[in-house]
RNA sequence: GUCAUCUCGUCGGGGUGCCUGAAUGAUCAGGCUGAGAGGUGACGUCCAACCCGUCGAACCUGAACCGGGUCAUGCCGGCGGAGGAAAUCGAGAUCUUGAGCGCG
Numbered sequence: 001g002u003c004a005u006c007u008c009g010u011c012g013g014g015g016u017g018c019c020u021g022a023a024u025g026a027u028c029a030g031g032c033u034g035a036g037a038g039g040u041g042a043c044g045u046c047c048a049a050c051c052c053g054u055c056g057a058a059c060c061u062g063a064a065c066c067g068g069g070u071c072a073u074g075c076c077g078g079c080g081g082a083g084g085a086a087a088u089c090g091a092g093a094u095c096u097u098g099a100g101c102g103c104g
Stems, first nucleotide, its partner, number of pairs: 001101002004094006010087001011053004017032006038047002059084003065078004095098001
């Protein structure tokens, strides 16, 4: 010197499962957890909502993993002081005036 928190905007990243009944042709209805399980005749590199963006557990890999629990499922915990992973963006407001980083 820059950096805090919140809101809005732009840009970017991400996931969309499990069970029951009917149906058989692509489905329909209901239930569970969750921020989110949505839309389109179907698919999708599409759209919407939601979450996250290095102060990174949003999300992926490990993983057809381990323990617990459930009708069942990443449902809960471990794994995880593991490895990856997308903004040093702009504007405004606020106060507890900032993790770190750069320079001397």
The RNA shown here (TPP riboswitch aptamer (THI element)) has 104 nucleotides and comes from a Pseudomonadota bacterium. Taxonomically the source falls in Pseudomonadota (Bacteria, Pseudomonadati). Rfam family: TPP riboswitch aptamer (THI element). Its family is annotated with thiamine pyrophosphate binding in the Gene Ontology. The literature on the family includes a 2002 paper in J Biol Chem by Rodionov et al., "Comparative genomics of thiamin biosynthesis in procaryotes. New genes and regulatory mechanisms". From the family's description: Vitamin B(1) in its active form thiamin pyrophosphate (TPP) is an essential coenzyme that is synthesised by coupling of pyrimidine and thiazole moieties in bacteria.